Context: one part of a larger RNA
Molecule: small-subunit ribosomal RNA, 5' domain
Organism: uncultured prokaryote
């Protein structure tokens, strides 16, 4: 002097763009945050038009409609939070390949002919519940044989493995299936460099280093295992302890450098604590399974639910950080042929001077230099063109009228907002810190080493420009100071 995710104190008029739990990865009431698709499958309730029969209650019955649940594919691994762990190929830079990649997109072949289940659904039971058991029926793009393989795998090169599913349809065809092959796109591993401080941590190491045979992986490997060998690291800091999520960045600053990692992007870790894995193209999975703990609720005491470091909100901590708001209009993201559904991602609105930046709180004339204040040497000086007082002008704010862009054809939450057009009246809109030196600004009055000030040097014990007030004066201005932190 700058900068801030700030706080406090006193004040406060509008708008733009932004930003907002830095403390308890503390507990967590209530809603909401992933579902969709009936053109893959079965079965079908309420309504709604008929028909029979009627004790006028209503009983069968035929379309039609199309819930709620099932069974099946996709998705749920994205999107969103949070920074505990983590000093590590975690990140950052530049390389490398033993690998894999649903959907997408190229390109080639193919899509025969068969079978046994099962949920729902029924019956019967169990249990307070959460749930579940037996027995019977049933379909499918849901399972399983069998044929068939251009090209694919896997070979001793002879031969051997290995696939499918149908559905809509205006019958023209779409949309799928299955198996290659290229790419795309993403991800998995592997190197070199760089990545805080402590030697009042000097030695660490047994799958420990390296081979060989054999598992496992999508893929290399002590990744795992059997045997062999005895090595592998360190003062160029290994080991241990301690703190920390890295980066583009930010911020300071002439630069070098210091300091940092809020918002926004990129990557990596975590989802009650700690372990496993199972689907699956990818998860060891934030609103998915088991098992342990703690914690917290229900219970009929036998058992069971639950996980806001998602949006909102609660209570606790704190100096300290916001609405239990609206809408799928736009972008985008899932499924679906497609309408359309779904989406607290978004994208508006609320609330806070938290910050940046803009505007305004009037302009012009006006000296009898009014009247009060204040000081005074009593004359006057000063607040001062400041007011009053004519003449103006309407930004923002109000009041009324129109009324968008964002939307390619509809579709607009925002929002009757922005803008624009016309009305009224100077009308509604200033105030904080200082005035002793550094450091821009003086004078009186209380006070009397007392109140009481202070960044430092000091100020005050009877004429304080340094403490209070009050004229005056200087600085910034919807802000000003004060702490705090950085350079």
């Nucleotide at each position: 002097g700058a900068a801030c995710g700030a706080a406090c104190g006193c004040u406060g008029g509008c708008g733009g763009c932004a930003g907002g739990c830095u403390u308890a990865a503390c507990a967590c009431a209530u809603g909401c945050a992933a579902g969709u698709c009936g053109a893959a499958c079965g079965a079908g309730a309420a309504g709604c038009c008929g028909g029979u029969c009627u004790u006028c209650g209503g009983a069968c019955u035929g379309g039609u409609a199309g819930a709620c649940a099932g069974u099946g594919g996709c998705g749920c691994a994205c999107g969103g939070g949070u920074g505990a762990g983590u000093a590590a190929c975690g990140c950052g830079u530049g390389g490398g390949u033993a690998u894999c990649u649903a959907c997408c997109u190229u390109a080639g072949a193919g899509u025969g002919g068969g079978g046994a289940a099962u949920a729902a659904c029924g019956a019967c039971g169990g249990g307070a519940a959460a749930c579940u058991g037996u027995c019977g029926c049933u379909a499918a793009u849901a399972c399983c044989g069998c044929a068939u393989a251009c090209g694919u795998c896997c070979u001793u090169a002879g031969g051997g493995g290995g696939a499918a599913a149908g559905g809509c349809u205006u019958c023209g065809g779409c949309c799928g299936c299955u198996u290659u092959u290229a790419g795309a796109u993403g991800a998995g591993c592997c190197c070199g460099c760089g990545u805080c401080a402590g030697a009042u941590u000097a030695g660490c190491u047994a799958g420990u280093u390296g081979g060989u045979g054999g598992g496992g992986u999508a893929a290399c490997g002590g990744c795992c295992u059997a045997c062999c060998a005895a090595g592998g690291c360190g003062a160029c800091g290994a080991u241990c302890a301690g703190u920390a999520g890295c980066u583009g960045g930010u911020u300071u600053g002439a630069g070098a450098g210091g300091a940092u990692g809020a918002u926004c992007a990129g990557c990596c870790a975590c989802a009650c604590u700690g372990g496993a894995a199972c689907u699956g193209a990818g998860a060891c999975a934030c609103g998915g399974u088991c098992c342990a703990g703690a914690c917290u609720c229900c219970u009929a005491c036998g058992g069971g639910a639950g996980g806001c470091a998602g949006c909102a909100g609660u209570g606790g901590g704190g100096a300290a950080u916001a609405u239990u708001g609206g809408a799928c209009a736009a972008u985008g993201g899932g499924c679906g042929c497609a309408a359309c559904c779904c989406u607290g991602a978004u994208c508006c609105a609320g609330c806070c001077a938290u910050g940046c930046c803009g505007c305004g709180u009037g302009a012009g004339u006006g000296a009898a230099g009014a009247a009060g204040g204040c000081c005074u040497u009593a004359g006057g000086g000063u607040u001062g063109u400041a007011a009053a007082a004519c003449u103006c002008u309407u930004u923002c704010a109000c009041c009324g009228g129109u009324g968008a862009a964002g939307a390619u054809a509809a579709u607009g939450a925002c929002g009757g907002u922005a803008g624009c057009c016309g009305g009224a009246g100077a009308a509604g809109a200033a105030g904080c810190c200082c005035c002793g030196g550094c450091u821009a600004a003086c004078u009186c009055c209380g006070u009397g080493c007392c109140a009481g000030c202070a960044g430092c040097c000091g100020c005050g014990g009877u004429a304080a420009u340094a403490c209070g007030g009050a004229g005056g004066g200087g600085g910034c201005u919807a802000g000003c100071g004060u702490u705090g932190u950085u350079c």